[in-house]
A computed fold for a 99-nucleotide RNA from Synechococcus sp. CBW1004, annotated as Guanidine-I riboswitch aptamer. The coordinates come from a structure-prediction model, not an experiment, and the mean pLDDT is 82. The RNAcentral record of the sequence draws on Rfam. The organism belongs to Synechococcus, within Bacteria. Rfam family: Guanidine-I riboswitch aptamer. Rfam describes the family as follows. This family represents a conserved RNA structure found upstream of the ykkC and yxkD genes in Bacillus subtilis and related genes in other bacteria. Its family is annotated with regulation of gene expression in the Gene Ontology. The model forms 100% of the base pairs in the Rfam consensus.
RNA sequence: GAACAGGAGUUCUAGGGUUCCGGCCCCUCAGGGGGCGACUGGUCCAAGAGAGCUCCACCGGCCCAUGCCGGAGCACGGAGGGACAAAAGCCCGGGAGAC
Numbered sequence: 001g002a003a004c005a006g007g008a009g010u011u012c013u014a015g016g017g018u019u020c021c022g023g024c025c026c027c028u029c030a031g032g033g034g035g036c037g038a039c040u041g042g043u044c045c046a047a048g049a050g051a052g053c054u055c056c057a058c059c060g061g062c063c064c065a066u067g068c069c070g071g072a073g074c075a076c077g078g079a080g081g082g083a084c085a086a087a088a089g090c091c092c093g094g095g096a097g098a099c
Stems, first nucleotide, its partner, number of pairs: 006056007015045002020042002022039001023036005058071005074094001076097001080092003
C1' cells in the first nucleotide's frame, strides 16, 4: 500500500431506557395533582461481529428447461457525535484503530 468478507426482509433474544400503562411514594378541596426507571414488569427501541425463518445471489447433484434436493460462510474494536420521550450491543459503523 492492497485484498478478504454477499444482499434484503421478518419474528425474536441479550441489552436499553421511561412517552403511555402498571408499580411505589407524597399531597389533596377527594375531582385530582406531583415525584420516582436509584420499579421485577406490559407497550416501546434493539444487535455487522446474537438466534430462527423467508427471498435473492453463490457452489454441487438431477433436469432440455421451469424447477427440485443438498451445501458453504470470517468477524477484536474505542473515544466522540446523532435520533426518538429516553437510552442502548440502535445509527454514523464490518467507521478510526488493532490483528